[in-house]
RNA sequence: UCAUCGAGACCGGCUGAGGGACAGGCCCGAAGAAGCCGGGGCAACCAGCGAACCUAACCAGUUCGAAAUGGUGCUAACUCCUGCGGGACCAGCCUCACAGCUGGCCGCCGAUAGAUGA
Numbered sequence: 001u002c003a004u005c006g007a008g009a010c011c012g013g014c015u016g017a018g019g020g021a022c023a024g025g026c027c028c029g030a031a032g033a034a035g036c037c038g039g040g041g042c043a044a045c046c047a048g049c050g051a052a053c054c055u056a057a058c059c060a061g062u063u064c065g066a067a068a069u070g071g072u073g074c075u076a077a078c079u080c081c082u083g084c085g086g087g088a089c090c091a092g093c094c095u096c097a098c099a100g101c102u103g104g105c106c107g108c109c110g111a112u113a114g115a116u117g118a
Stems, first nucleotide, its partner, number of pairs: 001118005010039005018028003022083004040075003045071003049065005079113001084110003087106001089104005
């Protein structure tokens, strides 16, 4: 810098109080947190494989596909939720009305931050 983040996937051993990035919330945790080790699993980003396009042909490149051999990653809760801006809806105030203000609420949108890969 680019892509993705609403799905998926657990046991054993050692150990022993914390953990969920940060803040606020809300959760998980002595029926054992985090960490380390062993084995399993999920997924399909990269490599590898196949096809099409491209090429005189190859290489490279692009797209698609299958699979799970290798490199990562992941294996509570949407990235647990919210954090900034906008939008929908509801209520109150105000107005003749429009507009406006305040509060609530919504797995609605975008950004930020973060995570993972290349």
The prediction has a mean pLDDT of 85. The RNA shown here (SAM riboswitch aptamer (S box leader)) has 118 nucleotides and comes from a marine sediment metagenome. Rfam family: SAM riboswitch aptamer (S box leader). Rfam's curators write: The SAM riboswitch is found upstream of a number of genes which code for proteins involved in methionine or cysteine biosynthesis in Gram-positive bacteria. The RNAcentral record of the sequence draws on MGnify.